[in-house]
The RNA shown here (c-di-GMP-I riboswitch aptamer) has 86 nucleotides and comes from Firmicutes bacterium UBA2598. Lineage of the source: Bacteria > Bacillati > Bacillota.
RNA sequence: UCCCGAAAAUGGCAAACCUGCUCGAAAGACGGGGACGCAAAACCACGGGUCUACAGCUGCAAGGCCAGGACAGCCGGGUUGCCGAA
Numbered sequence: 001u002c003c004c005g006a007a008a009a010u011g012g013c014a015a016a017c018c019u020g021c022u023c024g025a026a027a028g029a030c031g032g033g034g035a036c037g038c039a040a041a042a043c044c045a046c047g048g049g050u051c052u053a054c055a056g057c058u059g060c061a062a063g064g065c066c067a068g069g070a071c072a073g074c075c076g077g078g079u080u081g082c083c084g085a086a
Base pairs, nucleotide, nucleotide: 004084005083012038013037017033018032019031020030022029023028036073042079043078044077046076047075048074049071050070051069056065057064058063
């Protein structure tokens, strides 16, 4: 240095839920509280997958189709990083 991940150490992040004169059509994001968990639960929408459907198309209607939206804590991939037992 690389692989690896402990009955080690320093720390880190923050699910559900509650909340908001926040943004958004929604999914969701953000702020505060809160911890289910996570060795990359740090960053990136490249591939797959999932969610939503404003606009658009369709339908007598109910509705259906559809990412230009979203999810990195769904999987894969890429980039970077703390520590050092076996």
It matches the Rfam family "c-di-GMP-I riboswitch aptamer". About the family: GEMM was predicted in a large-scale screen for bacterial structured RNA regulatory elements.